[in-house]
């Protein structure tokens, strides 16, 4: 330098035929217990990496950036 993939809740990751966002773990409250653990029930938590475009409508499509991973090429 060229190409590919990834970026969504604190963490690991789903979600896309464009219709307004979820799970597990963690956290938290309650139930249960003598008390814990386990289990059960509820709750909080997200500018979906950024900007712009297309669209009635974008996490999802397009462009340009940013960060990360991988392959190839180059390198006296």
């Nucleotide at each position: 330098g060229c190409g590919g993939c990834c970026u969504u809740a604190g963490c690991u990751c789903a979600g896309c035929u464009g219709g307004u966002a979820g799970a597990g773990c963690g956290c938290u409250a309650g139930a249960c217990u003598g008390a814990a653990a386990a289990u059960c029930u509820g709750g909080a938590a997200g500018u979906c990496c950024g900007c712009a475009g297309u669209u009635c409508g974008a996490c999802u499509c397009u462009g340009c950036g940013a960060g990360g991973c991988c392959g190839c090429a180059c390198c006296a």
Molecule: transfer RNA
Organism: Candidatus Eiseniibacteriota bacterium